[in-house]
Molecule: transfer RNA
Organism: bacterium
RNA sequence: GCCCAGGUGGCGAAAUUUGGUAACCGCAGAAGACUUAAAAUCUUCCGCCUUCCAAGGCUUGCCGGUUCGAGUCCGGCCCUGGGCA
Numbered sequence: 001g002c003c004c005a006g007g008u009g010g011c012g013a014a015a016u017u018u019g020g021u022a023a024c025c026g027c028a029g030a031a032g033a034c035u036u037a038a039a040a041u042c043u044u045c046c047g048c049c050u051u052c053c054a055a056g057g058c059u060u061g062c063c064g065g066u067u068c069g070a071g072u073c074c075g076g077c078c079c080u081g082g083g084c085a
Base pairs, nucleotide, nucleotide: 001084002083003082004081005080006079007078010027011026012025020068029045030044031043032042033041047058048057049056050055061077062076063075064074065073
């Protein structure tokens, strides 16, 4: 240099015939229940911003494009892994 795969909450990982509410599920964390106490188990919560609530906005590596609508399609770039030379 060329080819292939991948990048999604703190971490892992889904998203179906690959376009229709972004975040199901698990781990970690917080609060509660149970217990003499703990572990285990059960319940609820758990991205960011507007300092809290409410309400709203933003968020799938980054910047653009297509589209009524993009994590998904297209272009460029960055990063990780693999292959060829």